Model confidence (mean pLDDT): 87 of 100.
The part of an RNA shown here (small-subunit ribosomal RNA, 5' domain) has 543 nucleotides and comes from an uncultured delta proteobacterium.
Rfam family: Bacterial small subunit ribosomal RNA. Gene Ontology terms of the family: structural constituent of ribosome and ribosome.

Context: one part of a larger RNA
């Protein structure tokens, strides 16, 4: 010279786009971050209005409303979000491998769904507890739980073929095993009147088995990246092998024997320190240096161990146990965990707002309106960075006053200023005003598929309608008006810029060399100058 997730110091006009606890992986009020379905069930309020009745205390009757609130069952809570303590490892990159495997939802093919059954929350009785919360009795549903039946297949044994690479593919045959659930909407059509129920058919979400893809995952392997030999010897589930158990699934992963192995100076073990990459910074490059914001990937959720549930689990807002710490307590005993987004304290040179919205992208439930989403988009604050604008433009010489220096003529500040013509950017007022929006949806018509047909569903068109946090924003127009808008290190050499006062090895500077003891271009002010500029300058770190 360059960069920075900076910080400090003097100063600071407007915008855009990034960015913003590097420290204590310290504690943590308060709100809010994961919910959602009533088209899977059964049950079901109040307040509020109107109504009839009254011994004015009530009650009854519609509405509210099949809402709210809970409960079973379903899917989702294993996604997004956050941090870097741990880890020197197959944790990562990077190429392979799995004849050793899973794999919800979602694609696409085959078959298929009959036929019983018992329970149990919701509620209702009553009981215990200060609360948390918990045990008895009593009824009900189902896409919740069993049960039996069928098997296109799937597994498991035996038996045979054929290909092969070991649990792999294909095929025959025999025995065993293993399924399922319903809900919505039309249409016919049956029934004792209605309400309503039944039956068939059609359609559309769903259900069940098998196969295949898609995306997603688990294991294993080659290479690849830190410091230390003032760590050289290390290791008993160690190393191998039978065998067993396990796990989706190979394996000492486990365990029972049996052997006596197994790494190491190409660095075992042991100590340090560290999330890794893609990139980023620097460099002509070769290299060093780094991993903050995006992004993959690992790992961690108050510290430690633990299983459950599930297609999947480090399960951050899940469960149990120990433990530190904090709140309640009627002392029996509960009740939490911001390394989500704000926000407090505390630590520190330091590092925002207890905002606004689901309009958009994205996700989670739903058929679907639509519900939630601190994911996200947006606004806020900090010149913490980038980058763009401005702070005015022309003229204007007896070269005005004033500073400043002087060899006292004079020279510099200097067309600078004043004056005089103009401009109108930004900011300021007034007006007009977005794109981000286009799909869902509602409608009003055509068109096709489905179905013997209808009708309903589903497809695909075309016109109308309805949806904006930001923001009354961006942007345009009009007004007024030089008006509000310039500072900072520097000036001995290295390095661009000199005088003059004070000071007198004092005060002080200082990155080096090194300046001050009485005329200092090097201390301090001042005139002037040089560089940069809404910034400039120190510090710090990297190259």
């Nucleotide at each position: 010279g360059a960069a920075c997730g900076a910080a400090c110091g003097c100063u600071g006009g407007c915008g855009g786009c990034g960015u913003g606890c590097c420290u204590a992986a310290c504690a943590c009020a308060u709100g809010c971050a994961a919910g959602u379905c009533g088209a899977g069930c059964g049950a079901g309020a109040a307040a509020g209005g109107g109504g009839g009745u009254u011994u004015c205390g009530g009650c009854c009757c519609c509405u509210g409303a099949g809402u709210a609130a809970a409960g079973c069952g379903g899917c989702g809570g294993a996604c997004g979000g956050g941090u870097g303590a741990g880890u020197a490892a197959c944790a990562c990159g990077u190429g392979g491998g799995u004849g050793a495997c899973c794999u919800g939802c979602c694609c696409c093919u085959a078959a298929g769904a009959c036929u019983g059954g018992g329970a149990u929350a919701a509620c209702c009785c009553a009981c215990c507890g200060a609360a948390a919360g918990g045990g008895g009795g009593g009824c009900u549903a189902a896409u919740a739980c069993c049960g039996g039946a069928u098997g296109g297949g799937g597994c498991c044994a035996c038996g045979g073929g054929a290909g092969u690479a070991g649990g792999c593919u294909c095929u025959c045959g025999u025995g065993g095993u293993c399924a399922a659930a319903g809900g919505g909407a039309g249409c016919u059509u049956c029934u004792u009147u209605u309400a309503g129920g039944g039956a068939g058919c059609u359609u559309u979400c769903g259900c069940u088995u098998a196969g295949g893809g898609a995306g997603g995952g688990g294991c294993c392997c080659g290479c690849g990246g830190c410091c230390u030999a003032u760590c050289a010897g290390c290791u008993u589930g160690u190393u191998g092998g039978u065998g067993a158990g396990g796990u989706a699934a190979c394996g000492g992963c486990u365990c029972a024997c049996c052997a006596a192995g197994g790494c190491a100076a190409a660095g075992a073990c042991g100590g340090g320190u560290a999330g890794c990459u893609g990139g980023u910074c620097u460099g002509a490059g070769a290299g060093g240096a780094u991993g903050g914001c995006c992004a993959g990937c690992c790992a961690c959720a108050c510290g430690g161990g633990g299983a459950c549930u599930g297609a999947g689990a480090u399960a951050c807002g899940g469960c149990c146990c120990c433990g530190a710490c904090u709140c309640c307590u009627a002392c029996g005993g509960g009740a939490g965990g911001c390394a989500g987004c704000a926000g407090u304290g505390g630590g520190g040179a330091a590092u925002c707002u207890u905002g606004g919205g689901c309009a958009a992208u994205g996700g989670g439930c739903g058929a679907a309106a639509g519900c939630c989403u601190g994911a996200c988009c947006c606004a806020g604050c900090g010149a913490c960075g980038c980058c763009g604008c401005g702070u005015g433009g022309g003229u204007g010489a007896u070269g005005a006053a004033g500073g400043c220096c002087u060899u006292c003529g004079g020279g510099u500040c200097g067309u600078a200023a004043a004056g005089c013509c103009c401009u109108g950017u930004c900011g300021g007022g007034c007006g007009g005003g977005a794109a981000g929006a286009a799909a869902g949806c509602c409608u009003u018509g055509g068109g096709g598929u489905u179905g013997a047909a209808a009708a309903u569903a589903c497809c695909c068109u075309a016109g109308g309608g309805u949806u904006g946090a930001c923001g009354g924003u961006a942007c345009c127009g009009c007004c007024a008006a030089a008006g509000g808008a310039a500072g900072c290190a520097c000036c001995g050499g290295c390095c661009a810029a000199c005088u003059c006062c004070g000071u007198g090895c004092c005060a002080g500077c200082a990155g080096c060399c090194g300046c001050g003891g009485u005329a200092a271009g090097a201390c301090g002010g001042a005139g002037g100058g040089u560089g940069c500029a809404a910034g400039c300058g120190u510090u710090g770190u990297u190259c």